This is a predicted structure of a 350-nucleotide part of an RNA (small-subunit ribosomal RNA, central domain) from an uncultured organism. Rfam family: Bacterial small subunit ribosomal RNA. Its family is annotated with structural constituent of ribosome and ribosome in the Gene Ontology. The RNAcentral record of the full RNA draws on ENA. The prediction has a mean pLDDT of 90.
Context: one part of a larger RNA
């Protein structure tokens, strides 16, 4: 090294793009480098093995045989795999024509609802709870009714509806912009899949600057509750919450199920865009792709459950796991403003 595994028992990186490097479709020849046969060479001696022989036997010694997987060479062989050349289309893409989407980036618009000014009506309560209080009001509140400011979110449509690589995205117009899917054809001609390390992306919350501040609301203060009550519940309230650049890099970041390809019973919704059948009016019926749910079978699985969106049957590549606790901590090194992130132990003990 060779094993077993990773949805829930210890294990799938948060998620993309890709260097390296590992794998990699189908023909024709060509090479002989990996691979496979055979010669000659070497592979010390002494051990091991076998066949003799010497100690009166055995240990032990001495002769001869075998072996020695190995290494370089020299010779063939061509099925694999590899190499360089040619042609090939089904893997991939590319080009036309559709439709569909809360898929991102930005500027502007809209309503209705809280707050809060400002007038007007209008009188003693109003808030709030299990009940109360703190609190708010006669300096005129709550209730309404006009007008006015801000800020933030966008009810109904809304749907195991749709988008996306995750993280996520929902009011409307506009402009810039990315992926995907259908059809028919037409072109390149294996250009592919993974991807150590790198780079980039990444809710929430929290940092720096500057802004913004309606609404909520960690901290905190009050007022209940209570034996207490550093809570749960009232009634305040400040960072945050929002914008804009920049940092940080984490979550039960989940489907607790890494990508990619193939193949393996069906049966019912659903969203996308075909064909066909009818009738031409949408329907219905039959059916193809590609997504997105349930239910089920063989097979699988410790069970539960999974089941053409595989947890079943096979290939590739990568990441991880290897008793609990000590611990995802110490120390060290990278990275951060810093909070702290990564990366990763031992002792000791069960």
């Nucleotide at each position: 090294c060779u094993g077993g595994g990773c949805g829930u028992a210890a294990a799938g990186c948060g998620c993309g793009c890709g260097u390296a490097g590992g794998c990699g479709g189908g023909c024709u020849g060509u090479u002989a480098a990996g691979u496979c046969g055979g010669g000659g060479g070497u592979g010390a001696g002494a051990u091991c093995c076998c066949g003799g022989g010497g100690c009166u036997u055995a240990c032990c010694c001495c002769c001869g045989g075998a072996a020695g997987u190995g290494c370089a060479u020299u010779u063939g062989a061509u099925a694999c795999u590899g190499a360089a050349c040619g042609g090939c289309u089904u893997g991939a893409g590319u080009a036309u024509g559709g439709g569909a989407g809360a898929g991102g980036g930005a500027a502007g618009u809209g309503g209705a609802a809280u707050u809060c000014c400002u007038g007007g009506u209008g009188u003693a309560g109003c808030g709030g709870u299990g009940a109360a209080a703190u609190g708010c009001g006669u300096a005129g509140a709550u209730a309404u009714c006009a007008g006015g400011a801000g800020g933030a979110a966008c009810a109904c449509c809304g749907g195991u509806g749709g988008c996306g690589a995750a993280g996520g995205c929902g009011a409307c117009u506009u402009c810039c912009u990315g992926g995907a899917c259908c059809a028919a054809u037409a072109c390149u001609g294996a250009c592919g899949c993974u991807g150590a390390g790198g780079c980039g992306c990444g809710a929430a919350g929290g940092c720096g600057u500057g802004g913004g501040g309606a609404g909520c609301a960690a901290a905190c203060a009050g007022g209940a509750u209570u034996a207490g009550a550093u809570a749960c519940c009232c009634u305040g309230g400040u960072a945050g919450u929002c914008c804009a650049c920049g940092c940080a890099g984490u979550a039960a970041a989940c489907g607790g199920u890494g990508a990619u390809c193939a193949c393996u019973a069906g049966g019912u919704g659903u969203a996308g865009c075909g064909g066909g059948u009818a009738u031409u009016g949408a329907c219905c019926c039959c059916u193809g792709c590609u997504g997105u749910g349930c239910c089920g079978g063989a097979g699988u699985u410790a069970a539960c459950g999974c089941a053409u969106u595989a947890a079943g049957u096979g290939a590739u590549c990568c990441g991880c796991c290897u008793g609990g606790g000590g611990a995802g901590u110490a120390c060290g090194g990278c990275c951060g403003c810093a909070a702290g992130g990564u990366u990763a132990a031992a002792a000791c003990u069960c």